The prediction has a mean pLDDT of 88. The RNA shown here (c-di-GMP-I riboswitch aptamer) has 75 nucleotides and comes from a Chloroflexota bacterium. The source organism's lineage runs through Bacteria, Bacillati and Chloroflexota. The sequence was found by an Rfam model in a public genome assembly. Rfam family: c-di-GMP-I riboswitch aptamer. About the family: GEMM was predicted in a large-scale screen for bacterial structured RNA regulatory elements.
RNA sequence: GAUUCGAAAGGGCAAACCCGCCGCGAGACGGGGACGCAAAGUUAUGGGUCUUUCCGAGACCGCCAGACUGCCGAA
Numbered sequence: 001g002a003u004u005c006g007a008a009a010g011g012g013c014a015a016a017c018c019c020g021c022c023g024c025g026a027g028a029c030g031g032g033g034a035c036g037c038a039a040a041g042u043u044a045u046g047g048g049u050c051u052u053u054c055c056g057a058g059a060c061c062g063c064c065a066g067a068c069u070g071c072c073g074a075a
Stems, first nucleotide, its partner, number of pairs: 006072001012037002017032004022027001035062001041068003045065003048060005
């Protein structure tokens, strides 16, 4: 110095629910709010679940996995 692991420190994100707004809808966005999270960052690549105006087209990465990236630096 790097990898793995996950103590401490500094912090970070934000479930349900409520309000506003967009959408046919799943749901997204903004505000409040914290159930939790060491990637609860990005990605729809595989599986899965959900929606539909069901030819088809969409949604969810805080469902599981993969890929890419990232703060700190104890045992």